This is a predicted structure of a 122-nucleotide RNA (SAM riboswitch aptamer (S box leader)) from an Acidimicrobiaceae bacterium. NCBI's taxonomy places the organism under Bacteria, Actinomycetota, Acidimicrobiia, Acidimicrobiales, Acidimicrobiaceae.
[in-house]
């Protein structure tokens, strides 16, 4: 560089250093020496990945039960909840630590066989 999935109207900024463009591309239309872009340093955002915890689930064991069936020496089976271990493929929740990303306007708007992130793969 390439395919392939998901996601893009939600949310989150200071400070330094630097010194003109930036906002992918075309047309709007905006930011911008009251200092953009970039880089650095702290901060937040947020939940794609894998982790961790909690709840659901699912599995074993314990007491119990005023419920059900079958029994009729009092037992057997079910079904409920609670306690206690285990597991966790799928769910949902937390944001605790790890890998990204993001932190001006719906990806700024319209357009395109356009783009950016992520996860896995060849």
């Nucleotide at each position: 560089g390439c395919a392939u999935c998901a996601u893009c109207c939600a949310g989150a900024g200071c400070g330094g250093c630097u010194g003109a463009g930036g906002g992918a591309c075309g047309g709007g239309c905006c930011c911008u020496g009251c200092g953009a872009c970039g880089c650095c340093g702290c901060g937040g955002c947020a939940a794609c990945c894998a982790g961790u915890g909690c709840a659901a689930c699912c599995c074993g064991g314990g007491a119990g039960g005023a419920c059900c069936g079958c029994a009729g020496a009092g037992g057997c089976g079910g079904c409920c909840g609670c306690c206690c271990g285990g597991g966790c493929c799928c769910u949902g929740c937390a944001a605790c630590a790890g890998g990204u990303g993001c932190c001006a306007a719906u990806g700024c708007c319209c357009g395109a066989c356009c783009g950016a992130u992520g996860a896995g793969g060849a």

It was read from a public genome assembly, where an Rfam model found it.